The prediction has a mean pLDDT of 77. This is a predicted structure of a 417-nucleotide RNA (Bacterial RNase P class A) from a Planctomycetota bacterium. The RNAcentral record of the sequence draws on ENA. A source record names the gene rnpB. It matches the Rfam family "Bacterial RNase P class A". Rfam classes the family as a ribozyme. From the family's description: Ribonuclease P (RNase P) is a ubiquitous endoribonuclease, found in archaea, bacteria and eukarya as well as chloroplasts and mitochondria. Gene Ontology terms of the family: ribonuclease P activity, dimeric ribonuclease P complex and tRNA processing.
Formats: sequence, C1' cells, structure tokens
RNA sequence: GGAGUGUGCUGGGCGGCCGCGGCGGCGAUCUGCCGUCGAGGAAAGUCCGGGCACCGCAGGGCAGGGUGGUGGGUAACGCCCACCGGCCGCGAGGCCAGGGAAAGUGCCACAGAGAACAGACCGCCGAUGGCCGGCUCCGGCCGGCACAGGCAAGGGUGAAACGGCGAGGUAAGAGCUCACCGCCGGGAUGGUGACAUCCCGGGCACGGCAAACCCCACCCGGUGGAAGACCGAAUAGGGAGGGAGGCGGCUCAGGCCGCCGCGGUGUGGCCCGCACCGCAGGCCUCGUGCCGGGACCUCCGGGUAGGUCGUUCGAGUCGGGCGGCAACGUCCGACCCAGAUGAAUGGUCGCCGGGCGGGAUGAAGGGGAGACCUGUAAACCGCCCCACAGGACCCGGCUUACAGGCGCGCUCCGGGG
Repeated sequence: GGAGUGUGCUGGGCGGCCGCGGCGGCGAUCUGCCGUCGAGGAAAGUCCGGGCACCGCAGGGCAGGGUGGUGGGUAACGCCCACCGGCCGCGAGGCCAGGGAAAGUGCCACAGAGAACAGACCGCCGAUGGCCGGCUCCGGCCGGCACAGGCAAGGGUGAAACGGCGAGGUAAGAGCUCACCGCCGGGAUGGUGACAUCCCGGGCACGGCAAACCCCACCCGGUGGAAGACCGAAUAGGGAGGGAGGCGGCUCAGGCCGCCGCGGUGUGGCCCGCACCGCAGGCCUCGUGCCGGGACCUCCGGGUAGGUCGUUCGAGUCGGGCGGCAACGUCCGACCCAGAUGAAUGGUCGCCGGGCGGGAUGAAGGGGAGACCUGUAAACCGCCCCACAGGACCCGGCUUACAGGCGCGCUCCGGGG
C1' cells in the first nucleotide's frame, strides 16, 4: 500500500424571529410574562421474556404449546457470555433446530440391476460340474466355450449403494487375514461439565430423515393500560320513607263539572297575592282497620357524560473503584432525563460544515522515444436543506430499515528498511 474480518460509536452544528406541550415562579382573570425541560438507535415489527393490573385456580394427571451440546449471567427469556463438537475459510473468523434413528410407525422423488437385513446392467473368474477339441504311460493332462455356477474388485446410476485405504491372499474375489483410520464394548487419566487423550478387547454387527409421527428432559393459567382503581352530575329509570278531602250537580255507565278546603312548586330569609300541579281507588270482621295510588319532598344504591389516579424515580443514566476471561455483579459519588390524550416537540431566515452534479471530452502531476496511457484539486454555479424514521404503561432482548462519517482489535498478500 492492497484485500479482508470482527466490534464500538455517530448520524448535521450555532444563532435570530414566530409558534406548540409539561412543570415552577411572578403578575393577577387578559389566560399574560419570565425560567426550565421537551423523541430514537431503532421510538418500528409487536416476535420472545418480565414488572404491574384484573379474572381464574386445592393437589396431581391428561391434552395443547414451547425449548433442546455444556457451564455460567439475568427479574426472566427462544437473549447474552465463555467453552465443547461438526461443517466452511490459507487465515482473522463465520455458520449450526447441536437430545434420542440398537422403543415403535412412516418416508427416501428422479435415475438405477439394486434404496434396507438389498442387488448384478456392463464387468471379473473358469476352482467345481457340463460341452467341444487335442495329447496320453489310459491314472489323467492341456486348450477352448461360458450352459450350470462363483464374485462384487473396477465401471455406471444416485443426495445416499451395506465401513475407508494399503498389503497379503485367491480361479476371480471378499474383514477372508493383517497394519492404520473409522465404528462398537470396557477401562484409565484430565476437566464442574459438554468432551478430549491414551490403553485393552471385538472383524463389523448399527444407511439417512425426528423444522415426519413419536420418545426423553425441562418450562408454560387467561387477558392486557380502552388493564384496572377512585370521584361523579343533569336527564331518564330502580329502591325506601314522608305526603293533602268534603259538599253539590250532570250521566245508563265509564266518567265529567262547580264551590270551599288542604298539600306542593314558581318563591331566593319570612308573609300575602297570583299562576300551575296534585289530593285515584279496592277489601272486610266498618275500625280514625288493612291494601294501594299520589303532585311534590327527603334519603339510598347502580350506571352514563366528565374528572383524577394508573402515568413515569426506574431491574434508571453518567463517572470511578473492586470481583470475574467475559456476559455481569457489587460499592461509592453525581444527576433528574417527554409525559401529551381531537394527542405537544413545528415553521422560517442567516452563517458554518457535509454530500451529489457541473466546472473537468481531463489544469497540474506521473509513465512513455513517441503515438498515447494514467490521473486529481480549487474558485465559482446549481441541487439535497440532509439516511432510516417519530413516543402513547414501563423495562430486558431479538428482528427489520438506515445516505454519509469516525474509532479500535485482528488476519492474509505485496513492497521498503
């Protein structure tokens, strides 16, 4: 210098004017003035875990869902850290749904002869039997064929072909035999453990798939802030109590009218007047009896509108010390950091910074004999007024989106000293 890998952070700055929401103070009912605070790393998806709230629930089991190497962290997790194993990469490093396939069931497309206790297409062999030919000392021997038969080394198919590879062995072959590797069983050592290393034994018995059913271990009640708690009108409706009548007339009856009286409301502290509303009925043992209506009044309880809380001081943020490889824990100090609810956080202007395009069909510089090749900056102008995106009970994660910029650790390659 180039290529790469992992990780942390940032994501316009300053100022003026106008405007919005919370809180505090002042001034005093105009809702003013002053001060102060006012979105994010993802506020997003609402996927996982918790706090909180209400409902449900004796205990246990079944069903259903989830998780799945080991050890730790945590309030908890499907998250994080460290380690183990497998695969990929020269490497830094990355990826893994990473328990069980010798409990059972199921599946393994296409191709292929054969896909689970399999199979022989091409092929190999000619030991054994057979056939043909030759020789013969008549015992047999040699050559050929590939009919019976033997084999599975090599080829071929496939994601996968019933251990791999080398040697011996054989008619050809084959764990048939042996070494190494793998596998299985047992043991020793190290490690908390996953596991690793070594030793002994066994000739091999056990293909793959469990994000197929299933088995094993562990975990899991439901609903969410419009949860939920409190206050609570007007009007309507529910419950309890109080609550004022006689006479006359008309009518077949139901009922109607008049007079006087009483109760109540308008009516506010009292009285009078006026206006309006009300004083229905039934039963019998006819009693100041019982049931019951009643304008209006009083009380009680439920709900609605509305209001308050939940609602932001919290598994909080920042700095430092200590423990730990780390995730994280703990101690000390400092700080208060949105709380809206027809839902505030915006608009505009100036300066600075950044990016893109023009300037640049190529100044300068570098290489080259040359043709030519390579190649970047500024003034200035224009645009973007700046990526993704905005709270709605609160936290811990995960995932997804994100222009540009900055830092740190490490790896590989090339050059120079």